[in-house]
RNA sequence: UGGCUCAGAGUGAACGCUAGCGGCGUGGUUAAGACAUGCAAGUCGAACGAUGAAGCCCAGCUUGCUGGGCGGAUUAGUGGCAUACGGGUGCGUAACACGUGAGCAACCUGCCUUGAAGUGGGGAAUAGCCCGGGGAAACCCGGAUUAAUACCGCACGUGGUCUCUUUUCGCAUGAAAAGACGACUAAAGUUUGUAAUGACUCUUCAAGAGGGGCUCGCGGCCUAUCAGCUUGUUGGUGAGGUAAAGGCUCACCAAGGCAAAGACGGGUAGCUGGUCUGAGAGGAUGAUCAGCCACACUGGAACUGAGAUACGGUCCAGACACCUACGGGUGGCAGCAGUUUCGAAUCAUUCACAAUGGGGGAAACCCUGAUGGUGCAACGCCGCGUGGAGGAUGACGGCCUUCGGGUUGUAAACUCCUGUCACCAAGGAACAAACGGCAGGUUCAUAGCCUGUCCUGAGUUAACUUGGAGAGGAAGAGGUGGCUAACUCCGUGCCAGCAGCCGCGGUAAUACGGAGACCUCGAGCGUUACUCGGAUUCACUGGGCGUAAAGAGUAUGUAGGCUGUUUGGUAUGUCAGGUGUGAAAGCCCGAAGCUCAACUUCGGAAUUGCGCCUGAAACUACCGGACUUGAGGCCUGGAGAGGGGAGUGGAAUUCCUGGUGUAGCGGUGAAAUGCGUAGAUAUCAGGAGGAACACCAAUGGCGAAGGCAGCUCCCUGGACAGGUUCUGACGCUGAGAUACGAAAGCGUGGGUAGCGAAAGGGAUUAGAUACCCUGGUAGUCCACGCCGUAAACUUUGCUCACUCGCUGUUGGCGAUAGACAGUCAGCGGCCAAGGGAAACCGAUAAGUGAGCCACCUGGGGAGUACGGCCGCAAGGUUGAAACUCAAAGGAAUUGACGGGGGCCCGCACAAGCGGUGGAACAUGUGGUUUAAUUCGAUGAUACGCGAGGAACCUUACCUGGGCUUAAAUGUGAAGUGCAUUGAUUGGAAACAAUCAUUUCCUUCGGGACCCUUUACAAGGUGCUGCAUGGUUGUCGUCAGCUCGUGCCGUGAGGUGUCGGGUUAAGUCCCAUAACGAGCGCAACCCCUAUUGUUAGUUACCAGCGCGUGAUGGCGGGGACUCUAGCGAAACUGCCGGUGUAAACCGCGAGGAAGGUGGGGAUGACGUCAAAUCAGCACGGCCCUUAUGUCCAGGGCUACACACGUGUUACAAUGGCCGGUACAGCGGGCAGCUAGGCAGCGAUGUCAUGCUAAUCCCGAAAGCCGGUCCCAGUUCGGAUUGGAGUCUGCAACCCGACUCCAUGAAGGUGGAAUCGCUAGUAAUCGCGCAUCAGCCAUGGCGCGGUGAUACGUUCCCGGGCCUUGUACACACCGCCCGUCAAGCCAUGGAAGUCUGGGGUGCCUGAAGGCCGUAAC
Repeated sequence: UGGCUCAGAGUGAACGCUAGCGGCGUGGUUAAGACAUGCAAGUCGAACGAUGAAGCCCAGCUUGCUGGGCGGAUUAGUGGCAUACGGGUGCGUAACACGUGAGCAACCUGCCUUGAAGUGGGGAAUAGCCCGGGGAAACCCGGAUUAAUACCGCACGUGGUCUCUUUUCGCAUGAAAAGACGACUAAAGUUUGUAAUGACUCUUCAAGAGGGGCUCGCGGCCUAUCAGCUUGUUGGUGAGGUAAAGGCUCACCAAGGCAAAGACGGGUAGCUGGUCUGAGAGGAUGAUCAGCCACACUGGAACUGAGAUACGGUCCAGACACCUACGGGUGGCAGCAGUUUCGAAUCAUUCACAAUGGGGGAAACCCUGAUGGUGCAACGCCGCGUGGAGGAUGACGGCCUUCGGGUUGUAAACUCCUGUCACCAAGGAACAAACGGCAGGUUCAUAGCCUGUCCUGAGUUAACUUGGAGAGGAAGAGGUGGCUAACUCCGUGCCAGCAGCCGCGGUAAUACGGAGACCUCGAGCGUUACUCGGAUUCACUGGGCGUAAAGAGUAUGUAGGCUGUUUGGUAUGUCAGGUGUGAAAGCCCGAAGCUCAACUUCGGAAUUGCGCCUGAAACUACCGGACUUGAGGCCUGGAGAGGGGAGUGGAAUUCCUGGUGUAGCGGUGAAAUGCGUAGAUAUCAGGAGGAACACCAAUGGCGAAGGCAGCUCCCUGGACAGGUUCUGACGCUGAGAUACGAAAGCGUGGGUAGCGAAAGGGAUUAGAUACCCUGGUAGUCCACGCCGUAAACUUUGCUCACUCGCUGUUGGCGAUAGACAGUCAGCGGCCAAGGGAAACCGAUAAGUGAGCCACCUGGGGAGUACGGCCGCAAGGUUGAAACUCAAAGGAAUUGACGGGGGCCCGCACAAGCGGUGGAACAUGUGGUUUAAUUCGAUGAUACGCGAGGAACCUUACCUGGGCUUAAAUGUGAAGUGCAUUGAUUGGAAACAAUCAUUUCCUUCGGGACCCUUUACAAGGUGCUGCAUGGUUGUCGUCAGCUCGUGCCGUGAGGUGUCGGGUUAAGUCCCAUAACGAGCGCAACCCCUAUUGUUAGUUACCAGCGCGUGAUGGCGGGGACUCUAGCGAAACUGCCGGUGUAAACCGCGAGGAAGGUGGGGAUGACGUCAAAUCAGCACGGCCCUUAUGUCCAGGGCUACACACGUGUUACAAUGGCCGGUACAGCGGGCAGCUAGGCAGCGAUGUCAUGCUAAUCCCGAAAGCCGGUCCCAGUUCGGAUUGGAGUCUGCAACCCGACUCCAUGAAGGUGGAAUCGCUAGUAAUCGCGCAUCAGCCAUGGCGCGGUGAUACGUUCCCGGGCCUUGUACACACCGCCCGUCAAGCCAUGGAAGUCUGGGGUGCCUGAAGGCCGUAAC
């Protein structure tokens, strides 16, 4: 930089766990799927004929019947009004459907209100009813008869309509008013005793209110991988049609109309007030409530009517379902309930018209699943409760624990109170007031109005109040690793599981599961889904594009956007004031009503919008006038690989011809293929042909970019400078568009010297389809035509303006040369301010501003697929999605790494010496074996390591036999006086059993002591070195590792510590934004080399003596050696040279020692989860008649094999024999042992000295002499046989040594590999620890003798600086592709099935219109 994720709010929700009460809301988001059953639209008898109950009256008589009258309940039908409202749903619709604001001079309007005028007189039918008929039914047909407020003529015309005139108005089509002749045009009655100027109804007209119709401006989805659409289409004239304008329809005429400001097409979607979210701007949404629209099984159609193309009407077609007598019929819950299906999911087949509202009626009244109520559901919001106060021994229990305690926790118990809700009992409003009835008032009035009174409650067994009882009936859910508030224990052991992201879990999990504690919310709490937020992550507010994603390859230019100075006008945008509208509800504010709140009511504000009126004129725009600085023109001048065409030149390569000439040439890391005795290469001369132009040449010039280079001529574009003469904003940018556009490639025809894809050959290599070599085709070249891309890059679009300096260079100018703070246009370098994530950019900007264009929005999939366009093809251009990841990326930092670079060091190489690897043996390890072969160590940094002593022991292992506690410690309890000692038996022992023996004090209770038993406690070389301490190895005795302050950087970090020198060294010097300091280096410590001094015993003996065969043996001495204390000495101090200095050099001087004299100890920050739980310590886990402990025997010592470390050798620089010389460090009483004797010897025996500078512990190589004579030997000593010695309880497994005999391999060791630089390597022996003895050839020390390095190219390791990095577990890194297996997504596929749309044609229902006929 950038994506992913979380914390917030919300929901018509669903799911999980849980659930006490109430109020107010909400409740099929999916299948506009299908629906059983009931109900949801009727009413009017005061329009009409008919029917004619109750009741009453009269008459007759067979006194309980018949007839008549009155009466009028009831109602099928005619008729009127309603059924177009109310209720449901969101299918369709991207549309004047909706919202908002206008318009209709182009319109309609039942019921209602107001006003004016009127209602005369006739007629013909029809349903019903009756009769007959058909049909299963639904229903239908025929005949006869009848009424009306049903229907039809006629009359009257206030009025209306048509025609004409005038006036006024309007932009106009036209409108209004007044007037005139003529024509046309109405009506219905009912009324409850009668009547009424009453009431209701009817007719015509005018007006109102409310409702509707039509038109227009503006606004609100996605897609260009939909770019062209359109024929009634666009307009006109005329006509028809409608309530009404109109191609709405038709005839004719014209050819228009729409579209990049997105037509046409496709997808999706009812729109709005609002709702959710947000700081806002926005984004998402359109449940409930309200407005509008659309729809009513699907499609079509009209009728009636004021209003419908009609949810509960009609007709037709279709699908589905039902009935059927099979002929035919019936139906439409997207009304309320309810059923079924679907689905994660959404309620009662309830009560009432009491209220509000609607329809009808004069009214009573009837109807009303609208509505009012109740029920169900924590689905949401709001409220209340589950108790309050006191109460510490901080109880029990739980959990933790460092075992002290902490915590749960005033929590509980307990004491004293209270009584909400629920429960029981009793009482008990409001919603009710109208209409209407009755009475009264007013009035002409029985109208209307007013007053009084009466009547009406679904909910309601309610709200509320009072009383009663009793803390009694009422708490959960999620979380506790970070984000994010809240921690411990146990279990589990990459399992089981968790998880929003990061990520947890592989034996000490605050992350899984449980528990305790805690946190949050609380009748709820979580999860899932979805929306907004955070996300300035599509950026209007408010982002970017050199390297992170992103500047088109370049230019010309259309539309569009933007545009210099000045002046006048207009008023498009803009600004101000007013006005209309912006429905109600909602939001906000203030009040009020339910006890509060939710909820409801009232008032206000807001509604950022649109219309209209008035005003302003700075800016913008428009219309005029002027200007010159932007832009362009003109004249003059020079520069240039700018472009096109034609001609021409020399060098070189190759080829050809000829000459000279002979065996090779060529090529490479080295070779080979290749060429050459048919004469190459080389060389000379001549010729042919093609391509490219050395030097000049540059960091230079030109061009828009690509690009452009020999020379000459012709044609031609652009830039620049000077002059300041002309035009007068003519400009900038530029979507589409057009042109140009390297190389490669394609087409046609030429050309082809060199070079050279492909293909061939030779090498290299594991392979080598490469790099190298040899030839070589297309191509490269030319002409014409395509292609249209590149890291087409300055990875930096074009134009204009502004903002310090220094310096180089190209072309002009300032008359010439020169000079310069000159100037203009280019091309470069360094930098200020500023910018930038940084690196960097910096007048040629990536700075500061303006204008316009292109482009970006996580990585992969993918610049891919499909579609379109372009192309001959290759391919180009435009350009997704599924799926998948939690990153991908930029710049810089510190490390590490590099078959990167520079400098430097080290036995690192080289130069040498000696080894290992071959043999035998010793020893360790692996492996194998085994009852066990105990365990650990495993590249360097394990392997003669832990182990500096495995026969038993050790010992941890195995087999077998025992014990349940040995040893230590302490406490408590019980028992006993048993303590102790000796002995016997069994046994391999451990152990077991048995016998004998027997204390002290005493207040006689007991105590001390010890034993037995028991409890706690122990014990474990059992596990984890990846829980640890401590210790150690290694890089490495390498020169490094850091800090404080300051400075630099946004930061990581840097500087210091780098650079130039120098050193063994970050040692020192110089330089220096660093100055200082610490741990390391060095020094201080020890040993050793020289010496002084002090001190001399056990050491020493020069001088003086004594003594001996001989010896410091003795007296003495303190000189010497030596011993061991204290000192001295060495510091580049001195000299010469080089150098600023540090320092270096010198066969320097002096000195015992010379440049850290030699050696040791000493090991920075850290690395390797390096090693060790078996040295010790220690957390956790595990075992507890055993994983503890005791004992015997065995094992650790095995042996086809492999490796490491060593010893001895292979011999003559040697072996053997004899003689002979010289050390040092150390050790010694259960010891070292002189000496003597015995034995060949190991050794034994006797015996002496020494608790040690006193005594003891034999040096060898060397030297002298002899022998062996190159051989498996007089080398070598393994192995084996025999005989012994010593240690030890015991040498069988399994000791060492001695003697005799035996006499193996081995003749200097393949690839490879190790050590060492001076008293070192090599070689020779001696001592010590451990230890009874010893498997010691090991380890640690000691001395004796005593060798080569030119040098730093290479190998290995290391240090510093620098560079690259996609590494950071750090190259043993990271990482790419195929394959295999499984899984996911997508595609293809023989076929099969099918949706939507366009156009044309055929058939064609209902219906409308027209015509004709009947009537």
A computed fold for a 1415-nucleotide RNA from an uncultured organism, annotated as small-subunit ribosomal RNA.
The sequence is in RNAcentral, with records from ENA and SILVA.
It matches the Rfam family "Bacterial small subunit ribosomal RNA".